Small-subunit ribosomal RNA, central domain from an uncultured organism, 352 nucleotides, folded computationally. Rfam family: Bacterial small subunit ribosomal RNA.

[in-house]
Context: one part of a larger RNA
RNA sequence: CUGGGUGUAAAGGGAGCGCAGGCGGUGCGGCAAGUCUGAUGUGAAAGCCCGGGGCUCAACCCCGGUACUGCAUUGGAAACUGUCGUACUAGAGUGUCGGAGGGGUAAGCGGAAUUCCUAGUGUAGCGGUGAAAUGCGUAGAUAUUAGGAGGAACACCAGUGGCGAAGGCGGCUUACUGGACGAUAACUGACGCUGAGGCUCGAAAGCGUGGGGAGCAAACAGGAUUUAGAUACCCUGGUAGUCCACGCCGUAAACGAUGAAUACUAGGGUGUUGGGAAGCAUUGCUUCUCGGUGCCGUCGCAAACGCAGUAAGUAUUCCACCUGGGGGAGUACGUUCGCAAGAAUGAAACUC
Numbered sequence: 001c002u003g004g005g006u007g008u009a010a011a012g013g014g015a016g017c018g019c020a021g022g023c024g025g026u027g028c029g030g031c032a033a034g035u036c037u038g039a040u041g042u043g044a045a046a047g048c049c050c051g052g053g054g055c056u057c058a059a060c061c062c063c064g065g066u067a068c069u070g071c072a073u074u075g076g077a078a079a080c081u082g083u084c085g086u087a088c089u090a091g092a093g094u095g096u097c098g099g100a101g102g103g104g105u106a107a108g109c110g111g112a113a114u115u116c117c118u119a120g121u122g123u124a125g126c127g128g129u130g131a132a133a134u135g136c137g138u139a140g141a142u143a144u145u146a147g148g149a150g151g152a153a154c155a156c157c158a159g160u161g162g163c164g165a166a167g168g169c170g171g172c173u174u175a176c177u178g179g180a181c182g183a184u185a186a187c188u189g190a191c192g193c194u195g196a197g198g199c200u201c202g203a204a205a206g207c208g209u210g211g212g213g214a215g216c217a218a219a220c221a222g223g224a225u226u227u228a229g230a231u232a233c234c235c236u237g238g239u240a241g242u243c244c245a246c247g248c249c250g251u252a253a254a255c256g257a258u259g260a261a262u263a264c265u266a267g268g269g270u271g272u273u274g275g276g277a278a279g280c281a282u283u284g285c286u287u288c289u290c291g292g293u294g295c296c297g298u299c300g301c302a303a304a305c306g307c308a309g310u311a312a313g314u315a316u317u318c319c320a321c322c323u324g325g326g327g328g329a330g331u332a333c334g335u336u337c338g339c340a341a342g343a344a345u346g347a348a349a350c351u352c
Stems, first nucleotide, its partner, number of pairs: 003323004007305002012319001014201004021194003025088007033081002035077008049065006091191001092188003095184004103177007110154001115149007125136002162169002206248006215242002220237004259318006268296013300307002325352003334345004
């Protein structure tokens, strides 16, 4: 390489869009590039293979045949692939009607709570812990009442419930806006699937500039406990940060550790969510149906665990990735990207 694989053994890219490429629905007709078939030429000789022969045999040599699976030219076939034309509607998309949703962006508003400030009442403690101490408090704290300031997060509802490609999204209102779903069957007529590179998005932390700063809180300081030590776990404080705007970073157990798409496989059971239809009936029950989200389970698969119409079953297409194991090492070197931190790509010696 081939082959075999990728939920947990090595292995699915964090996610999407998409150029090239690969693959691609149904009918009819043309062409004949692939494909199949006939002929001709060529495919040097020697060698290999087969049949003979010559050296006493063999090695070796000689003769004949096959073969040289190829290439070119030319005649034909038209099922399949291709290509051209034409037609279709089951894929895909558009239209119309309808309801669901923490989908996104921006602006505004609200109440509870913490903290701080001011004023009143009030007096000796408060706070904290396993127990304490540091800390706060007679310059009047804690508690309580009233008023004010400011920032951040939105209790209950809340649900293996919803939405989103993933990351993710939850108080309320408004504006703008994306997608999915159901019904219908008016329109287009294969316009599709996948997608190396590429582009875009991408939690938290981190970085740059400017704001903001209530609570929390790396670092740091103090107190205590444990301990061999205790640079921790506990307590009192506390700065970056957490928040906002703009720009970077591009990584996560970015997980369903399960790539995307299509079809089929108990018209098996049972929940839940968004629609639709019919029947019975009155505010529902039954049956059917399309889309999502769970549990159980037959066949089948699987090393087992388990998966099982949301497949890890049966098949097809395309992409990504793995290749004896542990360490060395996601390191070194080189390259690309980045302000940096670092990211991406990614070895070897040596060793067990």
The coordinates come from a structure-prediction model, not an experiment, and the mean pLDDT is 84. The RNAcentral record of the full RNA draws on ENA, Greengenes and SILVA.